[in-house]
């Protein structure tokens, strides 16, 4: 330089053919427990990388451009 993959919660990672954004652990509050841990119940947490198009409707197509892995040269 060129091709391919990835970006979504605070971290790991789901979201079917475009149709209400979720889990798991971590924060928080409670219950149990002498106390911690473990275990159980609950609650909060989001510019789904930015921008733009298509569309009634975009995390999903499309295009630009960022940032990270791979592959080639």
């Nucleotide at each position: 330089g060129g091709g391919c993959u990835g970006c979504u919660a605070g971290c790991u990672c789901a979201a079917c053919u475009g149709g209400c954004a979720g889990a798991g652990c971590a924060a928080c509050g409670g219950a149990c427990u002498c106390u911690u841990a473990a275990u159980c119940c609950g609650u909060a947490g989001g510019u789904u990388c930015g921008g733009a198009g298509u569309u009634c409707g975009a995390u999903u197509c499309u295009c630009c451009g960022g940032c990270a892995g791979c592959c080639c040269a």